Predicted 3D model of an 81-nucleotide RNA (c-di-GMP-I riboswitch aptamer) from Candidatus Segetimicrobium genomatis. The sequence was found by an Rfam model in a public genome assembly. It matches the Rfam family "c-di-GMP-I riboswitch aptamer". Rfam describes the family as follows. GEMM was predicted in a large-scale screen for bacterial structured RNA regulatory elements. NCBI's taxonomy places the organism under Bacteria, Bacillati, Candidatus Sysuimicrobiia, Candidatus Segetimicrobiaceae, Candidatus Segetimicrobium.
RNA sequence: UUGCGAUAAAGGCAAACCCGUCGUGAGGCGGGGGCGCAAAGCCGCGGGUCAGGAGGUGAUCCUGACAGCCGGGCUGCCGAU
Numbered sequence: 001u002u003g004c005g006a007u008a009a010a011g012g013c014a015a016a017c018c019c020g021u022c023g024u025g026a027g028g029c030g031g032g033g034g035c036g037c038a039a040a041g042c043c044g045c046g047g048g049u050c051a052g053g054a055g056g057u058g059a060u061c062c063u064g065a066c067a068g069c070c071g072g073g074c075u076g077c078c079g080a081u
Base pairs, nucleotide, nucleotide: 004079005078012037013036017032018031019030020029021028022027035068041074042073043072045071046070047069048066049065050064051063052062053061054060
C1' cells in the first nucleotide's frame, strides 16, 4: 500500500417506538430509546421505492423524499488472522 474484518481494544453511529417541532406529504430536525452497523461518514450520479403535482385515473413528465434498498464516486478509526 492492497485485501480482510476478531465474542480484540478505544471511540463512533442509532432502527422500531414515544415526546416536541417543521412540512400538503414522503419525510426532516431536537430529546428519549437501542434493533442493528466497519463506512449506518459524505455525495441523489445510475437503478429502485415513496410523496405531491401535471396528464385522460394511461403512457409519460415535473418537483421533492429516502445514503439503514442495490450499485457508483470521495474520504476515514483500529489491527487478531